Predicted 3D model of a 114-nucleotide RNA (SAM riboswitch aptamer (S box leader)) from Piscibacillus halophilus. The organism belongs to Piscibacillus, within Bacteria. Rfam family: SAM riboswitch aptamer (S box leader). Rfam's curators write: The SAM riboswitch is found upstream of a number of genes which code for proteins involved in methionine or cysteine biosynthesis in Gram-positive bacteria. The sequence was found by an Rfam model in a public genome assembly. Of the family's consensus pairs, 97% are formed in the model.
Formats: sequence, structure tokens, C1' cells
RNA sequence: UUCUUAUCCCGAGAGGUGGAGGGACUGGCCCUAAGAAACCUCGGCAGCGGAUCUGAUUCGAUCAGAUACUGUGCCAAUUCCAGCAAGCACUUAUAAGUGUUUGAAAGAUAAGAA
Repeated sequence: UUCUUAUCCCGAGAGGUGGAGGGACUGGCCCUAAGAAACCUCGGCAGCGGAUCUGAUUCGAUCAGAUACUGUGCCAAUUCCAGCAAGCACUUAUAAGUGUUUGAAAGAUAAGAA
């Protein structure tokens, strides 16, 4: 980097350095000199894998729960909202617009594989 699977309306910030951007992309809408990104320190959250413990079972192991010990991840706003397609309702009038629901796409994270 690519592929597969699972999850994405829960949760969790202070200080220092820094000095203008950031929220993946596009549009919207936001955050930001009452200090953006990035880095450091400390703190926190608990999603996935490991470990340990508890319970259940068909005693192979599997399933469920707990612990923040470990590998990662995360700590504005639902992945901030929408993007593509379909259903329903309404409006204008035949193709759009608005709202809503579902599915997909894209993205993020984990685990496995190449």
C1' cells in the first nucleotide's frame, strides 16, 4: 500500500512550546489571536486484539461479563451534516426542490492476510 471482517447517534482535557490555520476530499456549516496545526508533559476514555478473573455450556473450546495490566486507538460538534441510489410525504409542475427512512460509496479505527 492492497484485500477481508467488525464497529462508527456512547465516552474522555489541562499545562508548556509554537504562532495561523483546522474540521480527510467537494459543498455547507462550524472551531480558531479569549491562540489553529504540530510537538512535549501529565491526565482521562474504553472500541478492537492480548493477558487475568468470573459465570454458562455439548469440556474441544465457545459464548457472555469484568479488570485499564499490555499492543494500538481516541479525548468540539453523530464519521459535524450532505455527496450515490431507492421508498414515503409535501411543494412546484414532469423534472426538480424540501423533509424523512433505508441501503451503498468514501473515510476512520482494530484484527487477520498478501
Its mean pLDDT, the model's own confidence on a scale to 100, is 81.